Molecule: SAM riboswitch aptamer (S box leader)
Organism: Herpetosiphonaceae bacterium
RNA sequence: AUCUCAUCAUGAGGAAGCGAGGGAAUCGGCCUGAUGACCUUCCAGCAACCGACAUCGCCACGAUGUGCGGUGCUCCAUCCGACAGCGCUGUGCUGACAGAUGAGUG
Numbered sequence: 001a002u003c004u005c006a007u008c009a010u011g012a013g014g015a016a017g018c019g020a021g022g023g024a025a026u027c028g029g030c031c032u033g034a035u036g037a038c039c040u041u042c043c044a045g046c047a048a049c050c051g052a053c054a055u056c057g058c059c060a061c062g063a064u065g066u067g068c069g070g071u072g073c074u075c076c077a078u079c080c081g082a083c084a085g086c087g088c089u090g091u092g093c094u095g096a097c098a099g100a101u102g103a104g105u106g
Base pairs, nucleotide, nucleotide: 003104004103005102006101007100008099013043014042015041016040017039021032022031023030026082027081028080029079044074045073046072047071049070050069051068052066053065054064055063056062057061078098083095084094085093086092
């Protein structure tokens, strides 16, 4: 890499550098970027997936908390739709496919 499981409408900023596209892929839209996006670095923050620690309990597990470690993230619902079902004037709801993150496998 592949496969399995869980989550994805919450939350969270500055500085410096770079210099043209960016929002995963294809298509159709929409938004955004020289008032410097995207990306990289530093500092800061948010979260609570795994580990650790603490407390409690119906005690080989569960809940709550800490934020120490491993991660991830910090503009716009995974930006919206495309596939299926239901509803429908329209709006929509559910699921799948695909993607992202974590844990395990490998």